Predicted 3D model of RNase P RNA and transfer RNA as a complex of 474 nucleotides. Rfam match: Bacterial RNase P class A. Rfam classes the family as a ribozyme. Model confidence (mean pLDDT): 76 of 100.
RNA sequence: UGAGUAAGACGGGCAAUCGCGGGUUGCCAAAUCCGAGGAAAGUCCGAACUCCAUAGAGCGGGAUGCUGGCUAACGGCCAGUGGGGGCGACCUUAAGGAAAAGUGCAACAGAAACAUACCGCCCGCGUUACCCUCGGUAGCCGGGUAAGGGUGAAAUGGUAAGGUAAGAGCUUACCAGCAAGCAGGUGACUGCUUGGCUGGGCAAACCCCAUCUGGAGCAAGAUCAAGCAGAAGGGUUAGCACAUGCGCAAUGCGUGUGUGUUAGCAGGUUGCUCGCCUGUCAACCUUCGGGUUGAUCGCAGGAGACGUUGGGCAACCAACGUCCUAGAUAGAUGAUUGCCACUCGCGUCAACGAGAGGUGGCGUGAGCACAGAAUUCGGCUUAUGUCUUACUCAACUU
RNA sequence: GCCGAGGUAGCUCAGUCGGUAGAGCAGCGGACUGAAAAUCCGCGUGUCCCCAGUUCGAUUCUGGGCCUCGGCACCA
Numbered sequence: 001u002g003a004g005u006a007a008g009a010c011g012g013g014c015a016a017u018c019g020c021g022g023g024u025u026g027c028c029a030a031a032u033c034c035g036a037g038g039a040a041a042g043u044c045c046g047a048a049c050u051c052c053a054u055a056g057a058g059c060g061g062g063a064u065g066c067u068g069g070c071u072a073a074c075g076g077c078c079a080g081u082g083g084g085g086g087c088g089a090c091c092u093u094a095a096g097g098a099a100a101a102g103u104g105c106a107a108c109a110g111a112a113a114c115a116u117a118c119c120g121c122c123c124g125c126g127u128u129a130c131c132c133u134c135g136g137u138a139g140c141c142g143g144g145u146a147a148g149g150g151u152g153a154a155a156u157g158g159u160a161a162g163g164u165a166a167g168a169g170c171u172u173a174c175c176a177g178c179a180a181g182c183a184g185g186u187g188a189c190u191g192c193u194u195g196g197c198u199g200g201g202c203a204a205a206c207c208c209c210a211u212c213u214g215g216a217g218c219a220a221g222a223u224c225a226a227g228c229a230g231a232a233g234g235g236u237u238a239g240c241a242c243a244u245g246c247g248c249a250a251u252g253c254g255u256g257u258g259u260g261u262u263a264g265c266a267g268g269u270u271g272c273u274c275g276c277c278u279g280u281c282a283a284c285c286u287u288c289g290g291g292u293u294g295a296u297c298g299c300a301g302g303a304g305a306c307g308u309u310g311g312g313c314a315a316c317c318a319a320c321g322u323c324c325u326a327g328a329u330a331g332a333u334g335a336u337u338g339c340c341a342c343u344c345g346c347g348u349c350a351a352c353g354a355g356a357g358g359u360g361g362c363g364u365g366a367g368c369a370c371a372g373a374a375u376u377c378g379g380c381u382u383a384u385g386u387c388u389u390a391c392u393c394a395a396c397u398u
Numbered sequence: 399g400c401c402g403a404g405g406u407a408g409c410u411c412a413g414u415c416g417g418u419a420g421a422g423c424a425g426c427g428g429a430c431u432g433a434a435a436a437u438c439c440g441c442g443u444g445u446c447c448c449c450a451g452u453u454c455g456a457u458u459c460u461g462g463g464c465c466u467c468g469g470c471a472c473c474a
Base pairs, nucleotide, nucleotide: 001394002393003392004391005390006389007388008387009386010385012340013339014338015337016336017335018334020035021034022033023032024031025030037370041381042380044379045378046377047376048375049217050216051215052214056274057273058272059271061213062212063211064210065209066080067079068078069077070076081095082093083092084091085090096208097207102206103205104202105201118149119148120145121144122143123142124141126140127139128138129137130136131135157175158174159173160172161171162170176198177197178195179194180193181192182191183190184189221297222296223295224294230288232287233286234285235284236283237263238262239261240260241259242258243257244256245255246254247253248252264280265279266278267277268276269275290473291472292471304323305322306321307320308319309318310317311316342367343366344365345364346363347362348361349360350359352357399470400469401468402467403466404465405464408423409422410421411420417454425441426440427439428438429437447463448462449461450460451459
């Protein structure tokens, strides 16, 4: 100088004028204080909170998936293990099970993607033909062979040597994997030794295993007010016992009311069954129609923020101190001017330097991203301008 | 604000437990006609919204992004 890797910081400041939302004080006028973000976004996860049984049982469904830790919780974070990528700094990983639970898939090509011989190689006193006939060559038949060719993304561990009729873990050495034993580690796992033990891929295909998991969501939900038309359609029960009233043709029958009970029906429990709750003649559900487009709470002191110290590699935790920091409801948080700061361009001056050039001062012009709370937190993801620090590689100079 | 559905040819839509994607209308060419319509014959058409990942292979499976559409207030 060039090319990279990782981490962090900031997200302009002050003043004046005008304006907007909220709190407090005040009879009013007014005064005073506060007023967006790192992502407020996407709504992708996890919770708080509210209602539905106190959130219940089973089936089904869903989510997660190396190990240890952190956390209120998580699919998040931290530290490690194994795999993959990079010369490196470093990055990345949805990483349980397909070498014994089962099923399925693999187009085209290829003989074969499951059990396979197309070409090739080898064997045969099997057979036929031919020849220079105790033999050889060619074809057919039977058998051996996965070393070689060819197909494919993938072909039954790889390379080398021995061995063999030809071959083959058939044998040996090294490498890859698997199993057993020993040692280390909390663990994932690692190291060593032994054993020829060696038919592959896909589970982000069904599935199996382990763990977790009820549903709806602040338009949840609570209180009040205003107004109209529940006037309409549909759905939802019978029996038994006891007490009592009334009527009659009176040891009975009919009917009404109340209590209890049995079974059912309807609704809720937001996939199904059970269970539970409510109702059963007065309510509920539903369709349709009507009315309002209001107020208050939920809703701003919290798994709060900042600082110091201590523990921990870290995520994070503990103690102490200080502080209070938006709350609108169609939605406030803005505009203008001046000065300063930052970045870039141009001009000029100064010292340095052989030069190229960089440094500093002054003047001038331009620029300053992505975006905006809506119940609240913890994460993730996505969008986005500028700067700083540490480290790596390459080339050159001393 | 909260919850859900979808994106495939010019338009309206199929398709898929992963193997090079179709239908109707529209369009183009030809025949018929003096010319056109109708009719008949033939033809082409795709970033399967985008970017990554899994896989030999992705429209399909998984994650993220973009865009479009729909539903949800209270009272009697």